Model confidence (mean pLDDT): 79 of 100. Predicted 3D model of a 176-nucleotide RNA (SAM riboswitch aptamer (S box leader)) from Oscillochloris sp. ZM17-4. The organism belongs to Oscillochloris, within Bacteria.
This record gives sequence, C1' cells and structure tokens, in this order.
RNA sequence: AGCUCAUCCAGAGCGGUGGAGGGACCGGCCCGACGAUACCGCGCCAACCACUGGGUUAUUGCAGAUUGCAGAUUGCAGAUUGCAGAUUGUUUCAGAACAAUCUGCAAUCUGCAAUCUGCAAUCUGCAAUCAUUUCAGUAUGGUGGCAAUUCCGGCAGACUAUCUGGAAGAUGAGAG
Repeated sequence: AGCUCAUCCAGAGCGGUGGAGGGACCGGCCCGACGAUACCGCGCCAACCACUGGGUUAUUGCAGAUUGCAGAUUGCAGAUUGCAGAUUGUUUCAGAACAAUCUGCAAUCUGCAAUCUGCAAUCUGCAAUCAUUUCAGUAUGGUGGCAAUUCCGGCAGACUAUCUGGAAGAUGAGAG
C1' cells in the first nucleotide's frame, strides 16, 4: 500500500503546551483568539480481539437399547443311517433266518426358540475437542473512541419534505 469479513442513528471530558485554521475529499452547514485542530497527562465510554460460564451443531471415545447378518452352546421338532430291545407275520422238526411295526440310544442334516460373542445401522445418555455457532458476564491485557448520525449530501433506484441500496472513509479481526 492493497485483499477478505464485521460494525458505523448508542455511549463517553477535564487540565496543560501551543497559537491558526479545523471538521478525510468536493458542495453545504458548523467548530475556532471566550484559543479550535494537533500533541501530552489524567479520567471516562464501548466491548472488536482476549478471558470466564452456559447452550446448539459437528467429530471422536465409552455405556445402554432396538434391528439385521455371521459364529458358538443348549433345548425342542422332523428326516436319514447305525446299534439294541419288544410285538406280529412267514419259512423251519428245532436252533434260527427274513419282513413289518413300535420303543430307546448314538451320529449327521434341516427348521424353530433361548443365551453368549463379533460386525454393521439407528436411537439415547455421558465425556473430550485451541472444532462450530449463540447467549450471559469481566475489564488485569491488545486496540479503538470521547462536538454535531461517518455533521448532512455526492452515485443509483423507489411509494420522492422521505426511504432503500451502493461508493468513499473510519475502526477491529484475519490471511498474505
């Protein structure tokens, strides 16, 4: 010197230095030898940054609930196979053999239920965050401000004694 964002109709002055213009620019209108503007000291105002507390949202973690999927265990039911027993029938002089039915046990498979574990989704609660936003407060810190709305207007538009938006300027915060 430029860029981005926010604010600019609220608020708050005394003393000293100094001696002529000042209110950014232009027009107006004001301030100023009853001493302005400026500078210095003290005081004050406000709350942009800062700090404190609470809330929102987001992220992460933990816990719980529901649902889904997978696995394991247990129980129940069914099917198949094997073994054992009983009954009946057939064959047989007999021993026995065969067939059917039923019962029990074991194994495998299927289905259902319960429990546990893991994963995923959703919800709830708690905690953390130099994350986000908002509310309230503080005034020890960094600024800023303490005549008149940024004193009013300047450019554009409208419903034109006015209103809205913009430009310019000021201040803060931020990034280069």